[in-house]
Molecule: Bacterial RNase P class A
Organism: Alphaproteobacteria bacterium
RNA sequence: CCAGACGGUCGGAUGGUCGCUGCCUGCCCCUAUAGUUAGUGGGCAGGGAGAGGAAAGUCCGGGCUCCAGACGAAACGAUGCCGGAUAACGUCCGGCGAGGGCGACCUUAGGGACAGUGCCACAGAAAACAAACCGCUUGCGGCCUUCGCGUCGCGAGUAAGGGUGAAAAGGUGCGGUAAGAGCGCACCGCGCCCUUGGUAACAGGGGCGGCACGGAAAACCCCAUCGGGAGCAAAACCGCGUAGGAACCGCGCGUCUUCUUGCAAAAGAAGGCACCGUUCUUCGUCACGGCAGCAGGUUCGGGUUGGUUGCUUGAGGCGUCUUGGCAACAAGCGUCCUAGAUGAAUGGCCAUCUCUGCCGCAAGGCACAGACAGAACCCGGCUUACAGACCGUCUGGAAAU
Numbered sequence: 001c002c003a004g005a006c007g008g009u010c011g012g013a014u015g016g017u018c019g020c021u022g023c024c025u026g027c028c029c030c031u032a033u034a035g036u037u038a039g040u041g042g043g044c045a046g047g048g049a050g051a052g053g054a055a056a057g058u059c060c061g062g063g064c065u066c067c068a069g070a071c072g073a074a075a076c077g078a079u080g081c082c083g084g085a086u087a088a089c090g091u092c093c094g095g096c097g098a099g100g101g102c103g104a105c106c107u108u109a110g111g112g113a114c115a116g117u118g119c120c121a122c123a124g125a126a127a128a129c130a131a132a133c134c135g136c137u138u139g140c141g142g143c144c145u146u147c148g149c150g151u152c153g154c155g156a157g158u159a160a161g162g163g164u165g166a167a168a169a170g171g172u173g174c175g176g177u178a179a180g181a182g183c184g185c186a187c188c189g190c191g192c193c194c195u196u197g198g199u200a201a202c203a204g205g206g207g208c209g210g211c212a213c214g215g216a217a218a219a220c221c222c223c224a225u226c227g228g229g230a231g232c233a234a235a236a237c238c239g240c241g242u243a244g245g246a247a248c249c250g251c252g253c254g255u256c257u258u259c260u261u262g263c264a265a266a267a268g269a270a271g272g273c274a275c276c277g278u279u280c281u282u283c284g285u286c287a288c289g290g291c292a293g294c295a296g297g298u299u300c301g302g303g304u305u306g307g308u309u310g311c312u313u314g315a316g317g318c319g320u321c322u323u324g325g326c327a328a329c330a331a332g333c334g335u336c337c338u339a340g341a342u343g344a345a346u347g348g349c350c351a352u353c354u355c356u357g358c359c360g361c362a363a364g365g366c367a368c369a370g371a372c373a374g375a376a377c378c379c380g381g382c383u384u385a386c387a388g389a390c391c392g393u394c395u396g397g398a399a400a401u
Stems, first nucleotide, its partner, number of pairs: 001397010012353007020050002023047007030039003052372001056383002059381005064231004069286006076227005081095005096110001097108004111222002116220002119215002133162002135158009170188006189211001190209008235309004245300005254273008275290004316336004321332004356367004
């Protein structure tokens, strides 16, 4: 100097002036009240504050609020190597394995194929209890007579060579064989056993064994772990107001025991069994409620379209602080309060500086804020969009010293 990988910051600044919105303080007015005082009210002055790093997507996890009667199982859904962090997560950190890259690094839907079912198109002889198309060797028979390792047919042996394919009965080499084959041997691979390091995933070493029914589960499935629902348009309170609305469904209505009244018949009460209903998928057990018009359920219809709270002090922000940790992060110390709107506020003008672009040898001149994009209960992440300007660490290459 060129090319790249990973991480981070900013995405205008300062001053003046006019304006918008909330909060706090003070004063005045209006309404109500005898007055204190009160308010969905109005105005003035002062003080402080006022959209993001993604506010987007609504993809995960929660805090919070309400509704659910409890427990268990099934169904359904999610995650899926190991160890840690966290309120939690499908997030993050650190490792391991596999794949890609010269490398820095990147990706990873990473448990199980001997629990079972299904699939591997086409091509190919054959695609898993799977194979002989071309070939190679050889026995018998025929033909040629060029007597050659020729050629044809049938049988036997073969899977080393060729072909097809994503994948073809482990791979490479040597020996051996009629030709071949783990047939034998060496190394690798695979299985079993022992051992070393590591918390573990896993990585190494040694021995024995010729040893193979492949791939894929981001197919169904099996295994392990986890999982109520709805959501601030949640909900609470005040005010106003209607129709305490209408129709339909609704098993069983039985039986047993005890007590009271009664001469008896019978009546009443309590409890158990049976039956029905209640946890917004199903089943079981328990609990609660109901039982001659009831618990509960379905449909139609009516009123309120008002106001206040929720509403921002938090799993909070900041700190080249301290301690522990490789780190994510945790604890401590110090400091700060940084929107709370509700048809929805944060803008305009001027001046200077700066970034950027153009012209110019330069001095300088002209233009000028140019990306993605606006909170709405809050927080931790992930994903997506982003003109331009910078910072740091690392990798590869070239040249010079």